Predicted 3D model of a 98-nucleotide RNA (Glycine riboswitch aptamer) from Parapontixanthobacter aurantiacus. Lineage of the source: Bacteria > Pseudomonadati > Pseudomonadota > Alphaproteobacteria > Parapontixanthobacter. Rfam family: Glycine riboswitch aptamer. About the family: This family represents the bacterial glycine riboswitch. The sequence was found by an Rfam model in a public genome assembly.
RNA sequence: CCGGCCGAUGCGUGGGAGAGCCCGUCCGGCCAGCCGGCGGCACCGAAGGAGCAACCGCCCCGGAAUCUCUCAGGUACAAGGGACCGCGUAUCGGCAGA
Numbered sequence: 001c002c003g004g005c006c007g008a009u010g011c012g013u014g015g016g017a018g019a020g021c022c023c024g025u026c027c028g029g030c031c032a033g034c035c036g037g038c039g040g041c042a043c044c045g046a047a048g049g050a051g052c053a054a055c056c057g058c059c060c061c062g063g064a065a066u067c068u069c070u071c072a073g074g075u076a077c078a079a080g081g082g083a084c085c086g087c088g089u090a091u092c093g094g095c096a097g098a
Stems, first nucleotide, its partner, number of pairs: 004095012020041001022040003026037004042075003048071001049069003055063003
């Protein structure tokens, strides 16, 4: 220097669950209906957020989940979002070899 393996982060790509097609004398768009907003009750947990814990650490304290909560988000199809997993790729760090 090139390549290999591991880890982290970003990007691309594939997969990706749960829960009311609920009600309304309200508003808007279309003007049967339907869609959106708003209000109400019910429900879901896998964006985010918060809390506790096994555990870990530099042990005063701090970090910490797919657990818990449900503020936010979501609850027919579609669209969008979606923790996490697989693949590819870029950067950084580490390990071994030559």